[in-house]
RNA sequence: GCCCCUGUAGUUUAGCCUGGACAGAAUUGGGCCCUCCGGAGGCUCAGACCUGGGUUCAAAUCCCAGCGGGGGCG
Numbered sequence: 001g002c003c004c005c006u007g008u009a010g011u012u013u014a015g016c017c018u019g020g021a022c023a024g025a026a027u028u029g030g031g032c033c034c035u036c037c038g039g040a041g042g043c044u045c046a047g048a049c050c051u052g053g054g055u056u057c058a059a060a061u062c063c064c065a066g067c068g069g070g071g072g073c074g
Base pairs, nucleotide, nucleotide: 001073002072003071004070005069006068007067010027011026012025013024020057028046029045030044031043032042033041050066051065052064053063054062
């Protein structure tokens, strides 16, 4: 330098191919309940689409560029 894969809550991850409802779950954190106690159990709340642009009525999803990570070739 070229090519391929990849990026979603603090962490792990579903959804992406085939665009559409408040982006789902586990875990974590806060509060409450329960309990002799709680790091167990129950209820509840909070928290995310790497960045910018394009297409579209509508983008996590499609397109382009960039950035980060991983791999291959030279």

The prediction has a mean pLDDT of 82. The RNA shown here (transfer RNA) has 74 nucleotides and comes from a Candidatus Nanoarchaeia archaeon. RNAcentral records the identical sequence in 2 taxa. Its Rfam family is "tRNA". Rfam links the family to the GO term triplet codon-amino acid adaptor activity.